[in-house]
RNA sequence: CCUGCUGAGGAGCGCUGCAUUCCCCAAAAGGUGGAUCAGGCUCAGCUAAACAAAACGGCGCUCGCAUUGG
Numbered sequence: 001c002c003u004g005c006u007g008a009g010g011a012g013c014g015c016u017g018c019a020u021u022c023c024c025c026a027a028a029a030g031g032u033g034g035a036u037c038a039g040g041c042u043c044a045g046c047u048a049a050a051c052a053a054a055a056c057g058g059c060g061c062u063c064g065c066a067u068u069g070g
Stems, first nucleotide, its partner, number of pairs: 004046006010063006018040001021035003024031002039056001
């Protein structure tokens, strides 16, 4: 200097598609291209990868949990 993996942040479905990744084209820089994609964020750990906590994270719907009121 660079980098892997595991778990937690309640669960599911639909839509969109920025970044990443892959494919295609190009000698390369790159591209009116295609596919994938909404945990990429935060925290705690290291293959026996613990138990947890907090704040967040596109849109819509359903369920669950907690709190408050009637």
This is a predicted structure of a 70-nucleotide RNA (SAH (S-adenosyl-L-homocysteine) riboswitch aptamer) from a Betaproteobacteria bacterium. The prediction has a mean pLDDT of 75. Rfam family: SAH (S-adenosyl-L-homocysteine) riboswitch aptamer. The family has 52 seed sequences and 1,354 matches in Rfam 15.1. A reference for the family is Wang et al. (2008), "Riboswitches that sense S-adenosylhomocysteine and activate genes involved in coenzyme recycling", Mol Cell. Gene Ontology terms of the family: S-adenosylhomocysteine metabolic process and regulation of gene expression.